Bacterial RNase P class A from a Burkholderiaceae bacterium, 383 nucleotides, folded computationally. The sequence is in RNAcentral, with records from ENA. Its Rfam family is "Bacterial RNase P class A". The family's RNA type in Rfam is ribozyme. Rfam links the family to the GO terms ribonuclease P activity, dimeric ribonuclease P complex and tRNA processing. It is recorded under the gene name rnpB.
RNA sequence: GAAGCUGGCCAGACCGCCGCUGGUGCAAGGCCCGAAAGGGCGCACUGGAGGAACGUCCGGACUGCACAGGACAGCGCAGGAGGUAACACCUCUCCACCGACAAGCCACGCGGGUUCGCCCAAAGGGCCCUAAGGUGAGGAUCAGAGCAACAGAGACGAGCCGGUUCAGUCCGGGUGAAACGGGCAAUCUCUGCGCGCAGCAAUACCAAAUAGGCACGCCUGAAGCGGCGCGGUUCGCCGCGUUGCCGAUUCCUUGUGGUUCCGCAAGGCGAGCGUGCGGGUAGGUAGCACCGAGCCGGGUGGGCGACCCCCGGCCCAGAUGAAUGGCGGUCACCGGCAGGCAACUGCCGCGCACAAAAUCCGGCGUAUCGGCCAGCUUCACAC
Numbered sequence: 001g002a003a004g005c006u007g008g009c010c011a012g013a014c015c016g017c018c019g020c021u022g023g024u025g026c027a028a029g030g031c032c033c034g035a036a037a038g039g040g041c042g043c044a045c046u047g048g049a050g051g052a053a054c055g056u057c058c059g060g061a062c063u064g065c066a067c068a069g070g071a072c073a074g075c076g077c078a079g080g081a082g083g084u085a086a087c088a089c090c091u092c093u094c095c096a097c098c099g100a101c102a103a104g105c106c107a108c109g110c111g112g113g114u115u116c117g118c119c120c121a122a123a124g125g126g127c128c129c130u131a132a133g134g135u136g137a138g139g140a141u142c143a144g145a146g147c148a149a150c151a152g153a154g155a156c157g158a159g160c161c162g163g164u165u166c167a168g169u170c171c172g173g174g175u176g177a178a179a180c181g182g183g184c185a186a187u188c189u190c191u192g193c194g195c196g197c198a199g200c201a202a203u204a205c206c207a208a209a210u211a212g213g214c215a216c217g218c219c220u221g222a223a224g225c226g227g228c229g230c231g232g233u234u235c236g237c238c239g240c241g242u243u244g245c246c247g248a249u250u251c252c253u254u255g256u257g258g259u260u261c262c263g264c265a266a267g268g269c270g271a272g273c274g275u276g277c278g279g280g281u282a283g284g285u286a287g288c289a290c291c292g293a294g295c296c297g298g299g300u301g302g303g304c305g306a307c308c309c310c311c312g313g314c315c316c317a318g319a320u321g322a323a324u325g326g327c328g329g330u331c332a333c334c335g336g337c338a339g340g341c342a343a344c345u346g347c348c349g350c351g352c353a354c355a356a357a358a359u360c361c362g363g364c365g366u367a368u369c370g371g372c373c374a375g376c377u378u379c380a381c382a383c
Base pairs, nucleotide, nucleotide: 001379002378003377004376005375006374007373008372009371010370012331013330014329015328016327017326018325020048021047022046023045024044025043026042030041031040032039033038050354054365055364057363058362059361060360061359062199063198064197065196074195075194076193077192078191079093080092081091082090083089094138095136096135097134098133104127105126106125111120112119113118139190140189144188145187146184147183156181160173161172162171163170203286204285205284206283213277214276215275216274217273218272224245225244226243227242228241229240230239231238232237249271250270251268252267253266254265255264256263257262258261294314295313296312297311298310299309301308302307333351334349335348336347337346338345339344
C1' cells in the first nucleotide's frame, strides 16, 4: 500500500420566539370541576424518546391465586467449563463444516522455441489447502418404532442373482444421495436437567346514579331531612321541645257502625315510603417513574474472557384520546446546475435514514441515510 474480516461510537449543531407535558420549592389563602373520592388553576427553578423506544420471541423483577411430599402428563434445554438475578443470552475451549489473495495441482491453450521426440507458457476456468473470521437444534440409532421421489429385480430387512466352499464358508452385484451396511433423533422415542398457573386490562384502596340483597322504622300533620332553643357528652354526637320542608295513597285480615256500597278502630315477616348497612359497576387514586440486577468516570484491582471487586460523582421522560412540537435564522452533510486547470465559489432543493416510550429490567431477532475510530489476518514492495 492492497484485499478480507471483527468490534466500538455518532444519529445533524447553535440561537431566538411561541407552545405541550412532568417534577421540586414557595404559598395553605382563595377560586373552579365533582355527590364524594379526588383533580385543576398562581409564581420561581428544572426534566422531557431510541439504538433499536419496534417485533413481543426467550429470561427475570413485581402482583394475585394455588401449594405436605412425590410421580405422571405437557412444555423447554442439550459437547466441556464458566459468567449472570435468570435465560434458548454471553464468554473461553474441543470437534465438524465454510472461508481470500498468493503458492500448488488439473484440463484448455493466446503465443514462443525445437534436434520434430517434444519443451516453455499469458488471460480466463476448475480443484485443493488453510488465515483473520464465520456457522453449528454438536447427548443417544446394539432399547424399540418410523422414514426415503426418480431410477432400480430389490429401499429397511433380509431376501435375490452370479461365482466359490465340507458348510449362508467367502467374494462380487448394472441403478441410486443411500444396496446385502448403513443414514436420519429439526419423526416418535430413550437419557439427563429445568419449569405451579396467570399476567399492570396483574393487583390494592376510595367510591356515585340505577337495579338487586339484608336490617330497622312508618302507614300519614307519621317516619325522615333541615333550622332554632334546652339538657347531657367519652367532644364523635345523643335526648327532648319547637318550627319549616316533604306528603300518597292502595290491598288483605279481624272487630264494629250504617247496609247494592261507604265509613271507623287495630294489626299486617302486604304493596309503598323512609333511614342505615353490604357487594359489585361508572369514576378516582395507588401500582408508576423508582437509591435501582441504576447511570457516568477512574483503578500498576482479580480473571484469557464474559464478568466481578474497589473508589469518586450523579438522580436521568412518563401520559391514559396518550406530552416530547411548530416557525424563523446561521452553519454542517447530500444531490443538481453554473464558473474554474484545480483547491474551491455561487445558486437551487417540504433532500437529510429506520422509526417513536406506555409496569420495569436483561437478552435475541428485524429495520436503518450518512459517517468516525480501533484492532486482526493474508499478500506485495522498501529498509